[in-house]
Predicted 3D model of a 357-nucleotide RNA (Bacterial RNase P class A) from a Bacteroidales bacterium. Taxonomically the source falls in Bacteroidales (Bacteria, Pseudomonadati, Bacteroidota, Bacteroidia).
RNA sequence: UUAACAGCCCGGUCUGUCGCUUCCCGAAAUAUCGGGGGGAGGAAAGUCGGGACAACACAGAGCGCCGUACUUCCUAACGGGAAGGUCUCCCGAUGAUUCGGGGGAACAGCAAGUGCCACAGAAAAUAACCGUCCCGCCGAUGGCGGGAUAAGGGUGAAAAUGUGAGGUAAGAGCUCACGGGAUGGUGUGGUGACAUAUCAUUCGGGUAAACCUUACGGGUUGAAAGGCCAUGUAUACCAGGGCUUGAGGGUUGCUCGCCCGAUCCUGGGGGGUUGGCCGUUAGAUCGCGUCAGUGAUGACGGGGCCAGAUAAAUGACAGAAUUGGAACAGAAUCCCGCUUAUGAGGCUGUUAAUACU
Repeated sequence: UUAACAGCCCGGUCUGUCGCUUCCCGAAAUAUCGGGGGGAGGAAAGUCGGGACAACACAGAGCGCCGUACUUCCUAACGGGAAGGUCUCCCGAUGAUUCGGGGGAACAGCAAGUGCCACAGAAAAUAACCGUCCCGCCGAUGGCGGGAUAAGGGUGAAAAUGUGAGGUAAGAGCUCACGGGAUGGUGUGGUGACAUAUCAUUCGGGUAAACCUUACGGGUUGAAAGGCCAUGUAUACCAGGGCUUGAGGGUUGCUCGCCCGAUCCUGGGGGGUUGGCCGUUAGAUCGCGUCAGUGAUGACGGGGCCAGAUAAAUGACAGAAUUGGAACAGAAUCCCGCUUAUGAGGCUGUUAAUACU
């Protein structure tokens, strides 16, 4: 320098003309006019996770339901993030079951119970199809019946801890040696997951994004939350139900409990409104510096104010430059994450190749 991969940044600039929205100041009776300031994003998106806030009695019980599931830490919180552990896959190196790099994992329990395990196979968990062995019978190199056997064959994704020896009628962890796994105890190291050493017991197929068990967590709703002001009206009339022994309503899926409740509830049939304000943009805020920490992140210092509409503003046209009619895309209570979309350019790291010193 080039290429590949990974991570991060950026998300357009300048000039002129014409507009839109909001705030402030001034003029005006109003309409409106003049001047000045602000005016989308890194994802505003998906609405997936968490929270703030609000209402439900400043929120109670039981059952159900849902979620999470290696450890420690961060955070307001999280299913997010950081640092690690274990298992596993790929690549490279190596004498090596060892080391280095990268990726993935709902990574508690099937040794609590229940269920399920296609096809094949005798059997998918109370294993006897072939084979092997023993016994009995018969028409006897064989056949039939009864039993033993998981060593061998065969089926399968998976078949009862591997190899060897002893043992036996034949066999079998039945016994032994060396391995392997599981559970528990102890020592050492670590905050911990765990690692390592040793001892004891043990050999029980898989499956929990199957029911389930264990531990922890979750009350429900969602800005159309919710609070207030204004305008207008009818307690017309009819039918049914109810009036404290209470219809009905509110309250978390159900039950209870609690609360409201007679100018009431349901149906018919009518009368009226169709506006405005707050919530609502100053906050877990933004960026800078210092310090602490491996890091996520935190503390401190000084500085900034940065959309607020309600049919919904943030644009259009012309010209210029960059390589070029810049990509994805438009706030609606707010914030933190995650995921997805995204043109050109820039930065950092790793690997490989090439060139120069």
Its mean pLDDT, the model's own confidence on a scale to 100, is 76. RNAcentral holds the sequence, with entries from ENA.